Description: A computed fold for a 73-nucleotide RNA from a Candidatus Poseidoniales archaeon, annotated as transfer RNA. The RNAcentral record of the sequence draws on ENA.
RNA sequence: GCCGUUUUAGCUUAGUUGGUGGAGCGUGGGACUGUUAAUCCCAAGGUCAUGGGUUCGAGCCCCAUAAACGGCG
Numbered sequence: 001g002c003c004g005u006u007u008u009a010g011c012u013u014a015g016u017u018g019g020u021g022g023a024g025c026g027u028g029g030g031a032c033u034g035u036u037a038a039u040c041c042c043a044a045g046g047u048c049a050u051g052g053g054u055u056c057g058a059g060c061c062c063c064a065u066a067a068a069c070g071g072c073g
Stems, first nucleotide, its partner, number of pairs: 001072007010025004019056001027043005049065005
């Protein structure tokens, strides 16, 4: 230098043919009890890497850029 893959909550990740973004762990509150832990319930937390385009509508399609990883030279 060229090619490919990935980027979604604090962490690990799901997301179907484009149609209102979910889970586990963690965090906060509550229930339970000698106390803690465990268990159960509830809640908060997301510019879907960034910018642009297509579309009535984009996490998803297209382009550029950035970062991480891999391959080739």
Description
Model confidence (mean pLDDT): 82 of 100. Its Rfam family is "tRNA". Its family is annotated with triplet codon-amino acid adaptor activity in the Gene Ontology. Rfam classes the family as a transfer RNA.